[in-house]
This is a predicted structure of a 71-nucleotide RNA (transfer RNA) from a Patescibacteria group bacterium. Model confidence (mean pLDDT): 80 of 100. Taxonomically the source falls in Bacteria candidate phyla (Bacteria). It matches the Rfam family "tRNA". Gene Ontology term of the family: triplet codon-amino acid adaptor activity. The family's RNA type in Rfam is transfer RNA.
RNA sequence: GCGGGUAUAGUCUAGUGGUAAGAUGGAUGCUUCCCAAGCAUCAGUCGCGGGUUCGAUUCCCGCUACCCGCU
Numbered sequence: 001g002c003g004g005g006u007a008u009a010g011u012c013u014a015g016u017g018g019u020a021a022g023a024u025g026g027a028u029g030c031u032u033c034c035c036a037a038g039c040a041u042c043a044g045u046c047g048c049g050g051g052u053u054c055g056a057u058u059c060c061c062g063c064u065a066c067c068c069g070c071u
Base pairs, nucleotide, nucleotide: 001070002069003068004067005066006065007064010024011023012022013021018054026042027041028040029039030038047063048062049061050060051059
């Protein structure tokens, strides 16, 4: 230099053109003499910039970072 892949909450991972989900972690409450465990509630997320579309996390293009292969 060329090709391919990945990017979603603090962490791990689903998801699909129609107001994004689970686990774990965090906060509060209940329970307990206390801790742990358990239960309930709450907050927190689509890498960045454009395009298509009534509507984009999803489709297209570029950039960035990481991974793999070729040279």